Background
Predicted 3D model of RNase P RNA and transfer RNA as a complex of 405 nucleotides. Rfam match: Bacterial RNase P class A. Rfam classes the family as a ribozyme. Rfam's curators write: Ribonuclease P (RNase P) is a ubiquitous endoribonuclease, found in archaea, bacteria and eukarya as well as chloroplasts and mitochondria.

[in-house]
Parts: sequence; C1' cells; structure tokens
RNA sequence: GAAGCAAGCCAGACCGCCGCUGGUGCAAGGCUCGAAAGGGCGCACUGGAGGAAGGUCCGGACUGCACAGGGCAGCGUAGCAGCUAACGGCUGUCCACCGCGAGGUGAGGAUUAGAGCAACAGAGACGAGCCGAUUCAGUUCGGGUGAAACGGGCAAUCUCUACGCGCAGCAAUACCAAGUAGGCCAGCGUUGAUGUGGCUCCGCAGAGCUGGCGGGUAGGUAGCACCGAGCCGUGCAGCGAUGCACGGCCCAGAGGAAUGGCGGUCACGGCCUCGCGCCCGCAAGGGCAACAGGCUGCACAGAAUCCGGCCUAUCGGCUUGCUUCACAU
RNA sequence: GGGCGGUUAGCUCAGUCGGUAGAGCAGCGGACUUUUAAUCCGUUGGUCGGGGGUUCGAGUCCCCCACCGCCUACCA
Repeated sequence: GAAGCAAGCCAGACCGCCGCUGGUGCAAGGCUCGAAAGGGCGCACUGGAGGAAGGUCCGGACUGCACAGGGCAGCGUAGCAGCUAACGGCUGUCCACCGCGAGGUGAGGAUUAGAGCAACAGAGACGAGCCGAUUCAGUUCGGGUGAAACGGGCAAUCUCUACGCGCAGCAAUACCAAGUAGGCCAGCGUUGAUGUGGCUCCGCAGAGCUGGCGGGUAGGUAGCACCGAGCCGUGCAGCGAUGCACGGCCCAGAGGAAUGGCGGUCACGGCCUCGCGCCCGCAAGGGCAACAGGCUGCACAGAAUCCGGCCUAUCGGCUUGCUUCACAU
Repeated sequence: GGGCGGUUAGCUCAGUCGGUAGAGCAGCGGACUUUUAAUCCGUUGGUCGGGGGUUCGAGUCCCCCACCGCCUACCA
C1' cells in the first nucleotide's frame, strides 16, 4: 500500500424569532368548556424520539381470572459448564463444517424401545435375497443405476428421554358520571348449572349461566412516567457474560395522539461550471483533478403500559485491534 | 394498541403421511352448423408471494421478510 476479519461510536453544531406538548413553584381569586364526573386559561423556571422508537418473534414486570394445586392432552427447548428477574438471549469451551488466515456458522440428546419413509433410475431400496465367476463348503470375489446397494440414512417424520410452560392481555384492570324497554325468545340449572380461559381430579364458592333479537352510553380519572432488573464514572472479583462496593445524576410522555417551522453562520456529502496541475499516447485525443462559484441535503425511520433480548431496515462517516499478500529496511 | 387468518394457471379453488402439481371456468385449434351460441374432441398456460435452512428430494417441515384480509369498547 491492497484485500479482508472482529469490536465500538456518530446520525450535523451554534444563534435569533414564532409555535406545539408535559413537569415544578407562585397564585387560590376570577374567567371558561361540560348535563355531571372532570378539564382548560396566568407568571417564572425547566424537560421533550431512536439505534432501531419498527416486526410483534421470544422472555419478564404488572393486572384480572376465588386459591393458581395434581393428572392427561398440547406447545416449546436440547453437546458441556456458567450468567441472568427470566429467556429460544448472552458468555466460555468441546465437536462438526466453511475460510490460506484473522475468524464465521451450527434446532449439535436418542435410530441397542418401537413405528414410518426413500420418487425416477436400477435385476434388487431396507426384508434379505438376486446375477456372474469361484470353492470341499453361502467359501471367496465382483455387480451398471442411484443421494444411499447390505451398513446404514432421515428424528426442523411419528416417537422416546430430560427440562420448562395455568390462561388472558393496559381495548388487562379499578373507580366516577350519564343513560334504558333494567326487556323478549330458546336451551341448561339446588338430582348443583356455572366459576380454575383444551379436558379432568381434589377442595371451595354457588343461583344463576349460555345463545339470539332488541335497547342505552360511547364522557372522565387512575393504571401512566421522577426511584427504576434506571443512567454515568471509578475500583475490586471473574478468561468472559456478569456481579459487588463507592461517588454523581433524575432523563419524553400524548390519548386521533406533542417533539415543529422560518432566517443566519460554520462543518460535511452529492451534482454542475471553471480548470492551477498530473498521467497515458508519436499525434489526434482520453482519464484524474487543487482553489473558487452555483444548486441541493435526501439514510432507515416517529415513542403509545413498561423493561431485557432477537430479527429486520439504514445515505454515509469515524476509531481501535487483528489477518493475508506485495514492497522497502 | 392487541389477537388471528390467507397468498397455488388469466379467475375461483383442491393438493393426504415430503416423492417432482391438478379441477372447473376462461384462452387457442378442430368437428357439428348457412352463421353464431350450446355441445363434443384435442391442446396451451405454473419463479406454488420473495429469500434462506433441514433433507437424496420442499407447494408441504423450520426461520426471516413483503402484501392482503378479519376480529377486538362499556352498561344492562
């Protein structure tokens, strides 16, 4: 210098003006929306999208199902050891495969419990036999085709083993306000329906339950957003994932759904003009291109109860470590 | 927001336990008819939504992605 491998970071910066949406403090009097419950309006200070907020593929927190127990069914996971609240995630390591290598990938238990499958080709496809040669002797050798030819292959086929999982999801759920035809029909039900969200057992509660038709309201508060599996830094233990200790910080929150717009300066990227220069070529000509000017700014994408992961999308830019090759010393 | 389902020929759909994909309508050609329709005969037409994996072999089994559709408030 070229080609790669792994890990990590950024996702324009600053200033001014105008908005949108939360929090805290002051003020507690007024105005306003509404039938009510309950909201809004003032001043000051202050917060306001991401690495994936995405897909909803896993795991939890939380809430309800009276308790969340046993069994069957069902679903999931799979070397070994660990981390974690938990996991199908992550770490280390063994083995197999790919790569010259740095490294990468792996649903990687069991086919001595049992069952099933193998198209076409081929004499024959899982039962062993068949064909040819040979031998005292199924004794020995060979056999096109095919992924596989007598020994096995496929468990991302059933199954077995071990382990895990009760079900539903914030439109969960609790409360407030308003409103009605608080209705009719059918089925089941104190000989126990129904309630543990597939079935069942034990125990408990228990007078209603299910379906259809019809009627009413479609408003508000909490859940929900300052204390958490929280973020940053340092130290210690550990190969590591991670854990512990100390110090500092408080960091978005709506509910048809805020996080924006305009102007200026600088930085960076792309395109165009100009062309100082450089390279190839005999030449004609061709390629690269500094400074300057103009235009443009466009990556993927937008929180919706909250966390930990995985996967997918992503214009570009930067940092660190390592590998192979070439050259120089 | 949450929970489900689907994608196979131009259209509507089958496809079992993985073995090489069909049916009806439509299209094309022929027969019948003076002609058309109907009827009969023959025939064309498939990246099985896209990509990857398991397997000898995938429409089918597993994973990721794309598109389309459905359900889902409360009271009584």